Record summary: The RNA shown here (transfer RNA) has 76 nucleotides and comes from Candidatus Profftella armatura. The sequence is in RNAcentral, with records from ENA and GtRNAdb. Its Rfam family is "tRNA". Rfam's curators write: Transfer RNA (tRNA) molecules are approximately 80 nucleotides in length.
């Protein structure tokens, strides 16, 4: 340089052909216990890497950028 893929809660991933965001561990609260873990009952957290576009409506489809991954290719 060229091709593909990935980027969502604190962390690992869903999210069916676009209809307004969930789950696991993790965190707080209870209840249990003599305590503490385990278990069980509740609960808080994210508008989706950025910036546009298309749509009544977009994580989910387009286009740029950016960061990370893997294959090619180039070079002193």
């Nucleotide at each position: 340089g060229c091709u593909g893929g990935c980027u969502u809660a604190g962390c690992u991933c869903a999210u069916c052909u676009g209809g307004u965001a969930g789950a696991g561990c993790g965190c707080c609260u209870g209840a249990c216990u003599u305590g503490u873990a385990a278990u069980c009952a509740g609960g808080g957290g994210g508008u989706a890497g950025u910036a546009g576009g298309u749509u009544c409506a977009a994580g989910u489809c387009c286009u740029a950028c950016a960061g990370c991954c893997a294959g090619c290719a180039c070079c002193a």